[in-house]
Model confidence (mean pLDDT): 78 of 100. Predicted 3D model of a 182-nucleotide RNA (Lysine riboswitch aptamer) from a bovine gut metagenome. The model forms 95% of the base pairs in the Rfam consensus.
RNA sequence: CGUAGAGGCGCGUCGAUCAUCAUUAGGCGGCAGUACGGCCCGCGGGAGCCGGAAGAUCGCAGGCCGAAAGGGUGAGACGCCGAAGAGCCGGAACUUCCGCGGGAACCGGAUCUGGUCCUUCCGGGAAUACCGGCCGGACUGUCAGCGCAUCUGCCGUAGAGCGGAUGCGGUGGAGAGCUAUG
Numbered sequence: 001c002g003u004a005g006a007g008g009c010g011c012g013u014c015g016a017u018c019a020u021c022a023u024u025a026g027g028c029g030g031c032a033g034u035a036c037g038g039c040c041c042g043c044g045g046g047a048g049c050c051g052g053a054a055g056a057u058c059g060c061a062g063g064c065c066g067a068a069a070g071g072g073u074g075a076g077a078c079g080c081c082g083a084a085g086a087g088c089c090g091g092a093a094c095u096u097c098c099g100c101g102g103g104a105a106c107c108g109g110a111u112c113u114g115g116u117c118c119u120u121c122c123g124g125g126a127a128u129a130c131c132g133g134c135c136g137g138a139c140u141g142u143c144a145g146c147g148c149a150u151c152u153g154c155c156g157u158a159g160a161g162c163g164g165a166u167g168c169g170g171u172g173g174a175g176a177g178c179u180a181u182g
Stems, first nucleotide, its partner, number of pairs: 001182005008081001010080005018072001026065003030060002036051004041101004046097002084113003088109004094103002114140005121133004142173003146169009
């Protein structure tokens, strides 16, 4: 430098089923009421378009109808073991058009995290689900080193010394690692 592997509730993606979202949003109708109202993050002006005296927007009650997205989900498929994730910096399709502000799929950079789980707290979320984050805790894999035990090699025997393997227990490090191999 390359190849092949290991860790385990191992990581990520896809699409489908199902539940939730939801006695919801929204629509129709009813009552009241008058002249403008809307264009999907906020503000402003304008453009264009759409709706409105055949009564809209707004308001009241709640008769009828009644979703979806995001998030979740057993089995399944695919790519894998810096798998992947996070924050920071930069870019960025899109957000009716323009301006200001905000958000943002996705892309790149260096930095941090071996992995899994759990509690408080914080953020997202309709949420008890779930996701992400800081502190803390537990478990686990790997390498190094130390202690103990057993076996074993160097030497025919014994001792000593130097190693190797396995198990147990502590300590420490980090995946740019570890094992095997060319």